[in-house]
Context: one part of a larger RNA
């Protein structure tokens, strides 16, 4: 140093986002208990009082024993044991430990208890119980593939929805969208039908292919009401009252309707820290109000609400080491010894500061500086450190969820046709048949359908006539049945008319009936298909399941299956552009004219400026002719403007943008016209392909003009669209034996804001913060980096303010520079990751000085100030509100400087802000979901290899080897500043007030050392005490309970205590002051000289320092002989082991380990013994008092760490290694 604990003076939240964390309450019995209350509650509210130990004494309760006494229960009496109480009395006042709530007022929000993201979110979310809607009649709705569940349950049931206890209440809107209903109209598929049409065929019929109008025909949609506790909505604008100010009132416009009651800067209010009030010394926060509600509001429920809440905000009291400010002390670890042994990570490593360079931040490249070799403990500044192919953000013709009113499609539901599929009856249609009926222009007896045959037809199988009913009717009569009636009537012919009548036949129009077939509308039937989650019965273990030629329901409906219309995000597959000074919003996207464009042509860019997506049968062609605009002046009526003239000279005109261009007109006109032709096409421009332009000449035929001649639109340049499919025309093209059709070609032509215009399909929107994958520093956000538009500083002019006066000070319009602190611009390094605001901690630099120091000017009396100059040595605030930096507030100071350092500092801490999953409010969106709006919650890793830094060994080396004392080259620390007093109430001033210079005295912060005294610790020392267990028991110890708790405390260590310190000289300078003094006969502080002047610098003070490889210096100490050679010098063989240090070993107030002190028997180093001193606080035994607790003597006693002294008792015993022989 970290972790776990323990204690704390003085203050007591000043600390921090935020009383976080810790303190603090805590038991028992007893007194007492507020506001509101839903009357239960709030409530252990709050807030206070006892508690130990011994004696008596009472009450209760239990055992036990004894004795009486009863018919039993029982009663007495005494012993014990337990609670209560009440009195005394005693001590050091006593729930003694451990167990064991801190309280209280204000407000969001949810009524509650309860449930949730296992492994970041426990909540305001979900859930509730209650409320209200909608379905659903049982083979129920509804879930579901099936079994099945709903349910052995029936609307007081079930099922889906919203709402969320209770209390008061829940307004207006039915135009949108959505259900529900209705069914007369439009519309509407398959199917039904089958006018026509084409083909085929020599022709015509038939027949056969192809195609195919009319008509029939559901659901749905459209249309027409009802529903908002259905999804949803719920208004501008003028104007007006005697002060102003508002506007009860008035006007107007739009709406499906314009917000009602209630509540509002709210979880909602941007402007906003709204104003105002409370509370605080000081409040972004909190409370209560106001209402200017950017954007509350009524079951997506609104306002209130007692009680609850591990909820969000505030704020008192208690309380405390959170904090002023930190210190002690306990344990574990770290450290060292001895066993034991991962990890990540790693291109290689001989791995230094600065400053520049450089892919734009260098251990590695220039440069300078520094720097003997190596470990060992700490720190964490960097190695754009380690983990994780960055989750942001961009890209992909990537994925995956999620959504809708994107595209396409399914499933499912619904509709209609047909089938399974029978028999009847009816109702209406319609076609076919059969049988009747019907028929009035005029004329004419008269109601004459048209043709034809036609001389007869009809009658007792009852003519005429008559009643009576009915049907048609042009109101004149036609006609039918009944019944009467009893024998006729009709017609050929005349006449009338276009026709002539009886009578037959065909027809045609009109009307009815019957039949028959289709359809259709209502009902009815079961021998019968078909269903039944009805019984019954057999089978079986069967409440199952399966069978039945048994019965009941149901029934040709239903179900089924084919065909078909609607309907559908439940499902599915997909789509959802591109350029972009990052995306994205915004703009664009094809053509055509200028300019950028750098005098050939080309030529970008979210560079600058306009057009185009037509137009014209004349506004083509061609022959002839003509000239415009303007402006001044002149000129009867006449004016600014009709007309003429003169100047002007293309300035107008050109369909149309521009630009070229044009009077020989391409501009304006008149005249005749249709070259706005047909087939070819040399050759050139242009050019990637494809596309595009320009054109002389042939052919053919044509217009104009006397001709030459022009003429294949228009004065050029725009006016658009490949290919595919498809459709019309024409066509000596082609046809699956052949002819023909048809089908394809061919040539002419039509259909695309395919405008994202070289065109991906016939056909396509959006969410992702629940997110994925590739990748990209090709591309944003931090930081750096270039740049300085902005910003910030200055300087130059000097109009102007200043009583005068530009420059005491301020200084417009303008000009010129700096600086890298602001917002920007770029997109250079990094997305196989450079961690983001703010606070804390600890810094270090600049100086554009906030204070102190030293100066010139002042609109400087003095005091206080203005300004500007020099100066970085030190120092430069506590607190309230915010997450803030910032500000603003309180109060203090000599002052509360500005900046820079990856907006200095997460492998230092924090995590309130941002910025991930989870909610909630406004707002926008149909909807998933979104907001540089709000709001509540929410995992912050990393054992240090290098360089860095602070610390401390061990090697070598300092030219023999050692003690010991020093020098000081260089570092370094240290540098602050009030107040009061004397000078002095002087000098200044009218007063007021009030100095400079010097001199004392005394604090504030800091900064060092220290413990004598004040405290503080003092788990190694005394006591007191609670529960309990043990030593046999009593007495007395001991253990355990945080050291159990408390109460004091030695040394040591510490601060809040004590000492002490920033002085003083004298150098060098800086603004600035002087002296002489020329250049320049003056004048100048400067040029040559000589001076003075600050916390700034160098000294001086303190500390480190000879690794100062330039390795200094001074004392002092210690170190052999013989022999042989040889010019020096080498060789050999014997002694010798110095001074001094090291291990050893007792140890320290030294101390990770090493180091470093002190001792080591000639000895007080350690321990131990004895005394002391000092702390506790009168031990134990005994004796005496007392029933007893207890208390009084012995006794200021016993007991004692770490302090002194004293003393060899015990251990330092013994020995060992290194270091040489005189020194390049």
């Nucleotide at each position: 140093u970290u972790g776990a604990a323990g204690g704390g003076a003085a203050g007591g939240a000043a600390c921090u986002c935020g009383g976080c964390a810790a303190a603090a309450u805590u038991a028992u019995a007893c007194u007492g208990u507020a506001a509101c209350u839903u009357c239960g509650g709030g409530a252990u509210a709050a807030a206070g009082u006892a508690u130990g130990c011994c004696a008596u004494a009472a009450a209760a309760a239990a055992u036990u024993a004894a004795a009486a006494u009863u018919a039993a229960a029982u009663u007495u009496u005494a012993a014990u044991u337990u609670u209560u109480u009440a009195u005394g009395g005693u001590u050091u006042u006593u729930a003694c430990a451990a167990c064991u709530g801190g309280u209280a007022g204000c407000u969001g929000c949810g009524a509650c208890u309860g449930u949730u993201u296992a492994a970041u979110a426990a909540a305001a979310a979900c859930a509730c119980a209650g409320c209200a809607c909608u379905u659903u009649g049982c083979a129920a709705a509804u879930a579901u593939u099936u079994u099945u569940a709903g349910a052995u349950g029936u609307a007081u049931a079930a099922a889906g929805u919203g709402u969320g206890a209770c209390g008061c209440c829940u307004g207006c809107c039915c135009g949108g969208u959505g259900c529900u209903g209705a069914a007369a109209g439009a519309u509407u598929a398959a199917a039904u039908g089958g006018a026509g049409a084409a083909g085929u065929u020599u022709u015509a019929a038939a027949g056969c292919u192809u195609u195919a109008a009319a008509a029939u025909u559901a659901a749905g949609u459209c249309c027409c009401a009802g529903c908002a506790a259905a999804c949803g909505g719920c208004g501008g604008c003028c104007g007006u009252a005697a002060c102003u100010a508002u506007a009860a009132c008035g006007g107007u416009c739009c709406u499906a309707a314009g917000g009602u009651a209630g509540c509002g800067a709210a979880a909602u209010u941007c402007c906003u820290u709204g104003u105002c009030g409370g509370g605080u010394a000081a409040g972004u926060u909190c409370c209560g109000a106001c209402c200017u509600g950017c954007a509350c509001g009524a079951a997506u429920g609104g306002c209130g609400u007692a009680a609850c809440g591990a909820u969000g905000g505030c704020u008192a009291c208690a309380c405390u080491g959170u904090c002023u400010c930190c210190c002690c002390u306990u344990c574990a670890a770290g450290c060292u010894c001895a066993g034991u042994g991962a990890a990540a990570u790693u291109g290689a490593a001989a791995u230094g500061u600065u400053u520049g360079u450089g892919a734009a931040g260098a251990u590695g490249c220039g440069a300078a500086c520094u720097a003997c070799c190596c470990g060992c403990g700490g720190c964490a500044a960097g190695a754009c450190g380690g983990a994780a192919a960055g989750a942001c953000c961009c890209u992909a013709u990537g994925a995956a969820c999620c959504u809708u009113u994107a595209c396409u499609g399914u499933a499912u539901c619904u509709u209609u046709a047909c089938a399974u599929u029978g028999u009847a009856a009816u109702u209406u249609a319609a076609a076919a048949u059969u049988u009747u009926u019907u028929g009035u222009g005029u004329a004419g007896a008269a109601u004459a359908g048209a043709u034809g045959g036609g001389a007869g037809a009809c009658u007792u199988u009852g003519a005429a006539g008559u009643u009576a009913a009915g049907a048609c009717g042009c109101a004149a009569g036609u006609u039918u049945u009944a019944a009467u009636g009893g024998a006729g009537u009709c017609g050929u012919c005349a006449g009338u008319g276009a026709a002539a009548u009886a009578c037959c036949a065909u027809c045609c129009u009109u009307a009815a009936a019957a039949c028959u077939u289709u359809a259709u509308u209502u009902u009815a039937c079961u021998u019968a298909a078909u269903u039944u989650u009805a019984a019954g019965u057999c089978a079986u273990a069967a409440u199952g399941u399966g069978a039945u030629u048994u019965u009941a329901a149901a029934g040709a409906c239903a179900u089924u299956g084919u065909a078909u219309g609607g309907u559908u995000g439940a499902c599915a597959g997909u789509u959802u552009g591109a350029c972009u000074g990052g995306g994205g919003c915004g703009g664009u996207c094809u053509c055509c004219u200028c300019c950028u464009a750098a005098a050939a042509a080309g030529u970008a860019a979210c560079g600058g400026a306009g057009g185009a997506g037509u137009a014209c049968a004349a506004a083509g062609g061609u022959a002839c002719g003509u000239u415009a605009u303007u402006u001044a002046c002149g000129g009867u009526u006449g004016g600014a403007a009709a007309c003429c003239g003169u100047a002007u000279u293309u300035u107008a005109a050109u369909a149309u943008a521009a630009u070229g261009g044009u009077u020989u007109a391409a501009a304006c006109g008149u005249g005749c016209u249709u070259g706005a032709c047909u087939g070819u096409u040399a050759g050139a421009c242009a050019a990637a392909c494809a596309a595009g332009u320009c054109a002389a000449a042939c052919a053919g035929g044509u217009g104009c003009g006397a001709a030459a001649g022009c003429a294949g639109g228009u004065c050029a340049u725009a006016g658009u669209g490949a290919u595919c499919c498809g459709g019309u025309a024409a066509u000596u093209c082609u046809u699956a034996a052949u002819g023909g059709a048809u089908u394809g070609g061919u040539u002419a032509u039509c259909g695309c804001u395919c405008a994202a215009c070289g065109g991906a399909u016939a056909a396509a929107a959006g969410g992702u913060a629940c997110u994925c994958u590739a990748g990209g520093g090709a591309u944003a956000a931090c930081a750096g980096g270039c740049u300085a538009a902005u910003a910030c500083c200055g300087c130059c002019c000097a109009a102007g303010a200043g009583c005068u006066c530009a420059u005491a000070u301020c200084g417009a319009c303008g000009g010129c520079g700096g600086u890298g602190u602001u917002u920007g611009g770029c997109a250079c390094c990094u997305c196989g990751a450079u961690g983001u605001c703010g606070g804390c901690u600890c810094a270090u630099c600049u100086c554009a000085u906030c204070c102190u120091g030293g100066a010139g000017c002042u609109g400087u009396a003095g005091a206080a100030g203005g300004u500007u100059c020099c100066a970085a040595g030190g120092g430069u605030a506590u607190g309230g509100c915010u997450g803030u930096u910032c500000g603003c507030c309180a109060u203090u100071u000599a002052a509360a400087g500005a900046g820079g350092u990856a907006c200095g500092u997460g492998a230092g801490c924090u995590g309130g802000g941002u910025u991930u999953a989870a909610a909630a409010c406004g707002u926008c969106g149909u909807g998933a979901g979104a907001c540089a709006g709000u709001u509540u919650g929410g995992u912050c890793c990393c054992u240090a290899u290098c360089u860095g830094c602070c610390g401390c060994g061990g090697g070598c080396g300092u030219u023999g080897g050692a003690u010991a004392u020093u020098u000081g080259a260089g570092a370094g620390a240290a540098u602050c500043c009030g107040u009061u007093u004397c000078u002095a109430g002087u000098a200044c001033g009218a007063g007021a007030g009030g100095a400079u210079c010097g001199a004392a005295a005394u604090g504030g912060a800091c900064u060092a050392a220290c413990a004598u005294a004040u405290g503080g610790u003092g788990u190694u020392c005394u006591g007191a005490u609670u529960g309990u267990u043990g030593u046999g028991c009593c007495a007395a110890c001991a253990g355990c309970a945080u050291u159990g708790u408390c109460a004091g405390g030695u040394a040591g260590c510490u601060a809040a205590g004590u000492u002490a310190g920033g002085u003083u000289u004298a150098a060098u300078u800086a603004a600035c002051u002087u002296c002489u003094g020329a250049a320049a006969g003056c004048a100048u502080a400067u040029a040559a000289g000589a001076a003075g002047g600050a916390a700034a610098u160098a000294a001086u003070u303190c500390u480190c320092a000879a690794g100062a490889u330039u390795a200094a210096a001074u004392a002092u100490c210690c170190c052999a002989a013989a022999g042989a050679u040889u010019u020096u010098u080498u060789c050999u063989u014997u002694u010798u082991a110095a001074a001094g240090a090291g291990c050893u070993g007792u140890u320290c107030u030294a101390g990770a380990c090493u180091a470093g002190g002190a001792c080591a028997u000639u000895g007080a180093u350690a321990g131990g013994u004895u005394a002391a001193a000092u702390g506790u606080g009168u031990a134990a035994g005994c004796a005496u008092a007392g029933u007893a607790a207890u208390a009084u003597g012995u006794u200021u006693a016993g007991c004692a760490u770490a302090u002194u002294a004293a003393u060899a008792c015990u251990a330092a015993u013994a020995g060992c290694u290194c270091g040489u022989a005189a020194g390049a």